[in-house]
RNA sequence: AGAGUUUGAUCCUGGCUCAGGAUGAACGCUGGCGGCGUGCCUAAUACAUGCAAGUCGAGCGAGAAUCAGAAGACCGGAGAUUCGUCAAAGUGAUUCUGAGGAAAGCGGCGGACGGGUGAGUAACGCGUAGGCAACCUGCCCUUAGCAGAGGGAUAGCCAUUGGAAACGAUGAUUAAAACCUCAUAAUGCUGCAGUAACACAUGUUAUUGCAGCCAAAGAUUUAUCGGCUAAGGAUGGGCCUGCGUCUGAUUAACUAGUUGGUGAGGUAACGGCUCACCAAGGUGACGAUCAGUAGCCGACCUGAGAGGGUGAUCGGCCACAUUGGAACUGAGACACGGUCCAAACUUCUACGGAAGGCAGCAGUAAGGAAUCUUGCACAAUGGGGGAAACCCUGAUGCAGCAACGCCGCGUGAACGAUGAAGGCCUUAGGGUUGUAAAGUUCUGAUCUGGGGGAAGAAGAAGUGACGGUACCCCAGGAGAAAGCCCCGGCUAAAUACGUGCCAGCAGCCGCGGUAAUACGUAUGGGGCAAGCGUUAUCCGGAAUUAUUGGGCGUAAAGAGUGCGUAGGUGGUUACCUAAGCGCAAGGUUUAAUCUUGAGGCUCAACCUCAUUCUGCCUUGCGAACUGGGCUACUUGAGUGCAGGAGGGGAAAGCGGAAUUCCCAGUGUAGCGGUGAAAUGCGUAGAUAUUGGGAAGAACACCGGUGGCGAAGGCGGCUUUCUGGACUGUAACUGACACCGAGGCACGAAAGCGUGGGGAGCAAACAGGAUUAGAUACCCUGGUAGUCCACGCCGUAAACGAUGAGCACUAGUUGUUGGGUACGAAUGUAUUCAGUGACGCAGUUAACGCAAUAAGUGCUCCGCCUGGGGAGUACGGUGGCAACACUAAAACUCAAAGGAAUUGACGGGGACCCGCACAAGCAGCGGAGCAUGUGGUUUAAUUCGAAGCAACGCGAAAAACCUUACCAGGGCUUGACAUCCCUCUGACCGGUCCUUAACCGGACCUUUCUUCGGACAGAGGUGACAGGUGGUGCAUGGUUGUCGUCAGCUCGUGUCGUGAGAUGUUGGGUUAAGUCCCGCAACGAGCGCAACCCUUGUCGUCAGUUACUAACAUUAAGUUGAGGACUCUGACGAGACUGCCGAGGUCAACUCGGAGGAAGGUGGGGAUGACGUCAAAUCAUCAUGCCCCUUAUGUUCUGGGCUACACACGUACUACAAUGGCGGCUAACAGAGGGGUGCAAAGCGGCGACGCGGAGCGAAUCCCUAAAAACCGUCUCAGUUCAGAUUGCAGGCUGCAACCCGCCUGCAUGAAGUCGGAAUUGCUAGUAAUCGCGGAUCAGCAUGCCGCGGUGAAUACGUUCCCGGGCCUUGUACACACCGCCCGUCACACCAUGAGAGUCGGGAACACCCGAAGUCUGUACUCUAACCGCAAGGAGGAGGCAGCCGAAGGUGGGUUCGAUAAUUGGGGUGAAGUCGUAACAAGGUAACC
Repeated sequence: AGAGUUUGAUCCUGGCUCAGGAUGAACGCUGGCGGCGUGCCUAAUACAUGCAAGUCGAGCGAGAAUCAGAAGACCGGAGAUUCGUCAAAGUGAUUCUGAGGAAAGCGGCGGACGGGUGAGUAACGCGUAGGCAACCUGCCCUUAGCAGAGGGAUAGCCAUUGGAAACGAUGAUUAAAACCUCAUAAUGCUGCAGUAACACAUGUUAUUGCAGCCAAAGAUUUAUCGGCUAAGGAUGGGCCUGCGUCUGAUUAACUAGUUGGUGAGGUAACGGCUCACCAAGGUGACGAUCAGUAGCCGACCUGAGAGGGUGAUCGGCCACAUUGGAACUGAGACACGGUCCAAACUUCUACGGAAGGCAGCAGUAAGGAAUCUUGCACAAUGGGGGAAACCCUGAUGCAGCAACGCCGCGUGAACGAUGAAGGCCUUAGGGUUGUAAAGUUCUGAUCUGGGGGAAGAAGAAGUGACGGUACCCCAGGAGAAAGCCCCGGCUAAAUACGUGCCAGCAGCCGCGGUAAUACGUAUGGGGCAAGCGUUAUCCGGAAUUAUUGGGCGUAAAGAGUGCGUAGGUGGUUACCUAAGCGCAAGGUUUAAUCUUGAGGCUCAACCUCAUUCUGCCUUGCGAACUGGGCUACUUGAGUGCAGGAGGGGAAAGCGGAAUUCCCAGUGUAGCGGUGAAAUGCGUAGAUAUUGGGAAGAACACCGGUGGCGAAGGCGGCUUUCUGGACUGUAACUGACACCGAGGCACGAAAGCGUGGGGAGCAAACAGGAUUAGAUACCCUGGUAGUCCACGCCGUAAACGAUGAGCACUAGUUGUUGGGUACGAAUGUAUUCAGUGACGCAGUUAACGCAAUAAGUGCUCCGCCUGGGGAGUACGGUGGCAACACUAAAACUCAAAGGAAUUGACGGGGACCCGCACAAGCAGCGGAGCAUGUGGUUUAAUUCGAAGCAACGCGAAAAACCUUACCAGGGCUUGACAUCCCUCUGACCGGUCCUUAACCGGACCUUUCUUCGGACAGAGGUGACAGGUGGUGCAUGGUUGUCGUCAGCUCGUGUCGUGAGAUGUUGGGUUAAGUCCCGCAACGAGCGCAACCCUUGUCGUCAGUUACUAACAUUAAGUUGAGGACUCUGACGAGACUGCCGAGGUCAACUCGGAGGAAGGUGGGGAUGACGUCAAAUCAUCAUGCCCCUUAUGUUCUGGGCUACACACGUACUACAAUGGCGGCUAACAGAGGGGUGCAAAGCGGCGACGCGGAGCGAAUCCCUAAAAACCGUCUCAGUUCAGAUUGCAGGCUGCAACCCGCCUGCAUGAAGUCGGAAUUGCUAGUAAUCGCGGAUCAGCAUGCCGCGGUGAAUACGUUCCCGGGCCUUGUACACACCGCCCGUCACACCAUGAGAGUCGGGAACACCCGAAGUCUGUACUCUAACCGCAAGGAGGAGGCAGCCGAAGGUGGGUUCGAUAAUUGGGGUGAAGUCGUAACAAGGUAACC
């Protein structure tokens, strides 16, 4: 940084898609280690269990367990005993004292931090910069000062008692740093009165005087800690403001505490924050209100940047804590682990009532594609309490799980060729996997085991969850560690097999229908790598929303036109200002992040340090430019004055021509209309014509890319009223200007309303034609309408498809209206305003535009962002309606489109050619027969050929063979080829048996040799043979056709962005791209022509088998002889527009003429350019692949290819007198063939033919008779025409003639009397007609290929049919008109609109009810501290009442969504139906 995709190709426009990066990801396959991070994006769903906020005994009373001491009952009984008893130890109830300090309580501080979440919020919520002279601040710090005297309660505890429980009630009693009273008191607070300073409006600060008011708490280990007041600081908060902060106008109006004022209340504080009264304001197109969506930012991702997207983790702010409401306490809350109330849900219950809130950490269920352990520790950092020890801390530090991400490491290294084996491919040789493996020698990051072992700990000691972790050392052993995706192009990397539009792939283009580099598998290769792919999302590429950085003539896009509001922009000059602007400085921009430079973990990720950072604010300075103020100017703009031009507009009046109608006259049978007709009109007198009259509409000629108007538009003449432009002048104003969202006005035709009018024309409608149909085109009629007045509509391909204004930028030439100069001029030059053509620079994708810009700049407005759906739906606005304006989405496609190019095509044009038509001649189509084809039939009727260009074609010969087909019988290494092994000596030939035949069997006969073998046969084994089996759409070769048409190309140059063009077009000419001339072309190639063959004339040479003039000879060129002639066959000559004349460009050439055998390529042949038709042929041959292998091969017999209701093609023979038949003397050819051959003479037969066998391998002999010709007869008939068919008898070939050959004789004697529509050939030795030969072949042509004889007619000409060539034009065609393509209908599916309604949600509003609670009031009840002797009072609490007030209820509207019988159009679908609308003049030009 680009690439693919619209086309036959090109350029452009334009969308779609890809390559990159990223992620809190998920899914598929796979998975070795470590470090650092990250981990419910969904249900702000519900939560079991445990923990997450406590602490202080140095505030207070009380004080359990336990310990110590003392006393000590009962028990106990050592021991003593006088036996009555005494009694030590021990046990220790109980009591007291002391220690101890659990649990609970009063009190203090903290539970407003920390932690979670993102529901709500479009807001001063957040960000940023400021302000508070309108505020508060516990703990902390500093300073100054103070702490005196009293009092009454209460929890706990105890007793009684209610309740299931939760939780209470009553009584007695008790402490404090709890509570209360008094004292003291100012610099505090309040009020009043001054002074000074400051300031920013209310004011603030300092200070003076007077009056009033307000405080405290103690603890103790004697170190200290705590308390109160005031001032200050720090920290943290509160409020206000500027600027910024998503989408929708199919949300345009909103607002009653609303906006402001006065006063009061309330708050820490300002404020409609609240209330009373007064005023009627306030917000909004610079987007209010409403609706939807959303926590905001630092930052993160991407990007070159500007931007775009995101708002996880980390940090700041905000909001919330099941939902809604409320306050209390407090320095701080309207409070996540506090209170009260309401609601829903869950749990307990004794049914009376209670309890709860994981969006704290773990964890569970559910949801979901998806997100972790009910871990360890307070060791560190931090927080709360405490004087401290210490306690608490799911904050935090760590560990666990997860490839979720980033980073690092490894899965071994070196040597190792017989290039092993195996796999895959193969042209069968080899190639590749591949130094890869094996093997040898090593190493030890990782792994296992053993040993040592941290830092993190501050602050002398002690203290480590992590953790025996990181790290280090030793030993062992290559051992345990590679996958995933891709390989048609984009895009790096290909082969084989399988499959056969199937299965499947696919991001886009697109692959797959039998040779798939695109599907699946294998091998190989490419990429990345503990990951790899896919999916989703974002940015990029996309300059595809364009500020940077796009456009609008034809691709999407200029409003139909003007006036003008807001708004944007704005001429020259001086001065002032300093808002914009510039420079400098300061402040701020938390930290982290990013950049840069360093440092620390072995590196890196990661961490640390330093640096930088576009914004905003403040101050100072500057004054060019923009803005503001003021001054002046005249060139922009306007006015005045003087002129001329004009279908500019409105109204009134007038005019003639024409059409139609009416009346009258003349006049008679048609008129009218069309491609042709008919409907229609007319003998009741039309059309035509003459005269008179009526009515309406439109204004010929002039008339013109001429005029006017903003556009729509405006056309007879006159008058009146009226708008604008232009020219000249330079008197006046002095920037008054330009554009212009909304707005207003005008606005063709059609249409609508009311009232007139109505001649012509003419939707609808009717009739007639046309047609397959014809609801059309054509014709005859004809109503709305067209006209007028008034009022609507507001659209057009309203177009120059080109918004308005200003300025600048070569020219040439018309035209309209003015002016100036040249003495005048019909002239010339110049100037202003219009209106055209061409053209340079420039521009454009090209076409084109080009001073009337689509060029170069400035200003403003409108509009566009792929095609379809759709200018449609819904909503709204306008309208009487028709409709107009505004204007989507779902869904669907990979294009749609512009300009130009080459072709092809056209019921487009121009030119030219051809037996193409025309002019002629002969046919075909009718008949019979032959032959081929289709169809049908069949066991088989083998196969191919299919418009021209298949059909007497392959087939130049189907009785067997051929033969490929059918039935049946055989063979299986084979009928044929090569190789190997064994055996034999044959093979061949002959005889016999068997058989339908092949096959098979028996016998006889029968090699060479240098002894190695050769050759042949038999048997065997497998490689293989074989295939007229498939594919001509896998192919080679060959062929047909356009077409013997004149075309088809290349090199260099030039032009074009390019495809391409030029050359090859043009003017002539030719059979010809043949030649000439011209020309940005100059040359060249394949074609044309010529060279080749043949024929026509002559010459030379040569004469046998040919010839015979002269000589000789014969029946006969028979023979001698000759080389003259004919002829033969070799070489030459000849014809070249060479000569003359005319025309033509002094050309090419054409026309005419001479000479010549032949004259303008003399006639004929061979010769077939680049290419087209997937043309034909796999059955001539060759050949890839596929298929068959005791058969799809091979062989044999018989049958079939020869069938036969029928249809078609091509021939033959005829229908007769230009003929048939007979006859004759008979005459005259050419070209061929002949040895398995041609065969003469002669003989036999009516004949086919037979016998015969001279001659000839052929200019010698034979086939071989040429036939039409001529003479006679027949006399127009189904015949003396025609010969089919059939019968009988024969002949020939052949192994064989039935299916199924040819010929002969006799007899039979069909159709047919010249052929409908249609159609073929031929232009001269041609058509027509007549016979002859040959190939194939045993035999079998009416076919085919050749040969000669006789021998015409016609061509004015190119209008038309067919085919072709060149140029040009249009095109929506390019498998190219056998193209493309439109709409209805039918069927299936999809999304969507309407719809009687139904269901659900949201936001408000009105009314009702009214919890908790603050506030207010209070006549009721209760009441420790203070006053009072008392009564009582002050104060307090409760109750009650009131305002407000959540949830709830009711109601009518509004809005969103879902759904619905039915219905509307739309889209997409296989080869459906009907037509043919469009593209060519698309057959009626198309379109709005």

Record summary:
The RNA shown here (small-subunit ribosomal RNA) has 1488 nucleotides and comes from an uncultured rumen bacterium.